Molecule: transfer RNA
Organism: Candidatus Yanofskybacteria bacterium RIFCSPHIGHO2_01_FULL_44_24
RNA sequence: GGCCCUAUCGUCUAACGGUUAGGACACAUCCUUUUCAAGGAUGGAAUCGGGGUUCGAUUCCCCGUGGGGCUG
Numbered sequence: 001g002g003c004c005c006u007a008u009c010g011u012c013u014a015a016c017g018g019u020u021a022g023g024a025c026a027c028a029u030c031c032u033u034u035u036c037a038a039g040g041a042u043g044g045a046a047u048c049g050g051g052g053u054u055c056g057a058u059u060c061c062c063c064g065u066g067g068g069g070c071u072g
Base pairs, nucleotide, nucleotide: 001071002070003069004068005067006066007065010025011024012023013022018055027043028042029041030040031039048064049063050062051061052060
């Protein structure tokens, strides 16, 4: 250099083109307990950037950026 894969809460991971963008862990508050842990309730928190297609894009297409793999 060429080809392929990939990018979503703090982390991991879901999401037929129409979802309130869900779940687990973590975090915060409260309950329970003499305290801690465990358990329970509630809450905050995310779509890599720019274009395009579409009535509608996390999803499809293009370009970039980061990461991974194969290879001359």